[in-house]
RNA sequence: AGAGCAAAUUAAACAAUCGCUAUUGCAAAAUAGAGGAAAGUCCGGACUCCUUGGAUCAAAGUACCAGGUAACGCCUGGGAGACGCAAGUCUACGGCAAGUACCACAGAAAACAAACCGCCUAAUUUUUUGGGUAAGGGUGAAAAGGUGCGGUAAGAGCGCACCGUGCAACUAGCAAUAGUUGUUGCAAGGUAAACCCUACUUGGAGCAAGAUCAAAUAGGAAUUCAAAUAAGUGUGGUCCACACUGAAUUCGGGUAGAUCGCUAGAAAAUAUCGGCGACGAUGUUUCAAGAUAAAUGAUUGUUCAUGACAGAAUCCGGCUUAUCGAUUUGCUCUCUAA
RNA sequence: GGGCCGUUAGCUCAGCUGGUAGAGCACUCGGCUUUUAACCGAAUUGUCGUGAGUUCGAAUCUCACACGGCCCACCA
Numbered sequence: 001a002g003a004g005c006a007a008a009u010u011a012a013a014c015a016a017u018c019g020c021u022a023u024u025g026c027a028a029a030a031u032a033g034a035g036g037a038a039a040g041u042c043c044g045g046a047c048u049c050c051u052u053g054g055a056u057c058a059a060a061g062u063a064c065c066a067g068g069u070a071a072c073g074c075c076u077g078g079g080a081g082a083c084g085c086a087a088g089u090c091u092a093c094g095g096c097a098a099g100u101a102c103c104a105c106a107g108a109a110a111a112c113a114a115a116c117c118g119c120c121u122a123a124u125u126u127u128u129u130g131g132g133u134a135a136g137g138g139u140g141a142a143a144a145g146g147u148g149c150g151g152u153a154a155g156a157g158c159g160c161a162c163c164g165u166g167c168a169a170c171u172a173g174c175a176a177u178a179g180u181u182g183u184u185g186c187a188a189g190g191u192a193a194a195c196c197c198u199a200c201u202u203g204g205a206g207c208a209a210g211a212u213c214a215a216a217u218a219g220g221a222a223u224u225c226a227a228a229u230a231a232g233u234g235u236g237g238u239c240c241a242c243a244c245u246g247a248a249u250u251c252g253g254g255u256a257g258a259u260c261g262c263u264a265g266a267a268a269a270u271a272u273c274g275g276c277g278a279c280g281a282u283g284u285u286u287c288a289a290g291a292u293a294a295a296u297g298a299u300u301g302u303u304c305a306u307g308a309c310a311g312a313a314u315c316c317g318g319c320u321u322a323u324c325g326a327u328u329u330g331c332u333c334u335c336u337a338a
Numbered sequence: 339g340g341g342c343c344g345u346u347a348g349c350u351c352a353g354c355u356g357g358u359a360g361a362g363c364a365c366u367c368g369g370c371u372u373u374u375a376a377c378c379g380a381a382u383u384g385u386c387g388u389g390a391g392u393u394c395g396a397a398u399c400u401c402a403c404a405c406g407g408c409c410c411a412c413c414a
Base pairs, nucleotide, nucleotide: 001334002333003332004331005330006329007328008327009326010325012303013302014301015300016299017298018297020033021032022031023030024029035309039320040319042318043317044316045315046314047206048205049204050203051241053240054239055238057237059202060201061200062199063198064078065077066076067075068074079093080091081090082089083088094197095196099195100194101191102190103189116137117136118133119132120131121130122129123128145163146162147161148160149159150158164186165185166183167182168181169180170179171178172177210260211259212258213257220251221250222249223248224247225246231245232244233243234242253413254412255411267286268285269284270283271282272281273280274279304307339410340409341408342407343406344405345404348363349362350361351360357394366380367379368378369377387403388402389401390400391399
C1' cells in the first nucleotide's frame, strides 16, 4: 500500500422568531418533549380479568453440554461438524441399531434382499439347461463398509494390514466429548423441516385487558340447543370435580362523555469488587414524552453537505427485517521499502 | 393498538399422507347457420406472492419478507 475479519460509535450542527402537547404557577412565564430500529408482532415476561381445582389423556412447543437471566426458542463459554491460506464465520446439532410408512422414473434388485450382462463349473452339445459367485459392467440421488495383499474352480471380511464405524473397559473432563486398549461385531442404505419414540416446558384471553362515575333507551324480536336420575353454561380440546339455571347466534334500541389503569422502572449513569464471559453484588447521583383524532412542527440565517431507514400509544428483555454518509479500536493474509 | 386468515391460468376455485398442476367460465381456431347467439369438437394458458433452507426431488414441509382482507368500544 492492497485485500479481508471482528467489535463498537454516530444518525447533520448552531442561533433567532412563531406555534403544538404535558407539568408547575393567580398571572406573566419557566421546564421537558420519538428511535436504533419506536417496525414485523416472531418469542419470553410484568400487569389485569376469568373456577390457572385434578388427570400416567390429548394438543402445541423446544432439542449437543455447562452456565447467565424474572423468563425465553435469547445470550455467554465449551464440544462436534462444515467453510476459509488465515483472522474468523456458520449449524432445526436427540433417536431410523423401538415400531410403522415412503423412496417416482430407470434398474436384475430400493431393503425378511436379489441376479440382467459377466466370471467359474457340470451336462448336453454349439446353444441351451442346472449349480456356484457378487470382483467387474450397466441403472439411479442412493446398490449392503473402503484400499491393498493373501486366498480360490471363479469369488467373497473368507483371512490379514491400514482406514471408517458399533460395542466394552480404562484415562482426562462437572458434562457434551476426546484419547488409548480390546473385540467369537459391521446382514446396521436414506428420509424424523414423515408418523412416531425419549426428555423437558405450557390454563385461556389480552390495556379495545380491567376499575369508577355520568348520560340515554323498546329489559324488544327471530332462529337454534336443552327441558330435569337430564341438559346447558361457567375465557376456546377431552374426562372428572365444583358452582349456577337457562344459554348461543343474528337483527333491532341507546350512548359516542369524564377519571383511573399511564409511565419511578427486572430504570439509567458512574465508581469499586467478583467472574474467561454472558452477568452479578454494593455505594453514589439522576428522573428522561405520556397524547386520544392523537403534540414533537414551520420560517429565516451560517457551515458541512444535498441528511438513509423511518414517527411513541400499557411497559420491559430478546430475535428478525429496513438503513445515507462517515468515524474508532483490535486482528489476519499478500506485496514493497528501510 | 391487539387478534386472525389468505395469495395457484385473464376471472372463480380444486390439488398440501412430498413424485413434476387440474376444473368451470373467458380467449383462439374449426364445424353447424343466410348471419349472430346457443350447441359440438380441438388447442393454448402458469417462475404455484418473493427469497432462503430440509430432501435425490417442494405448489405441498420449515423459516424470513411482501401484499391483500376480516374481527375487537360501552349500556340495557
This is a predicted complex of two RNAs, RNase P RNA and transfer RNA, with 414 nucleotides together. It holds a member of the Rfam family "Bacterial RNase P class A". It is annotated as a ribozyme. Rfam links the family to the GO terms dimeric ribonuclease P complex, tRNA processing and ribonuclease P activity. Model confidence (mean pLDDT): 78 of 100.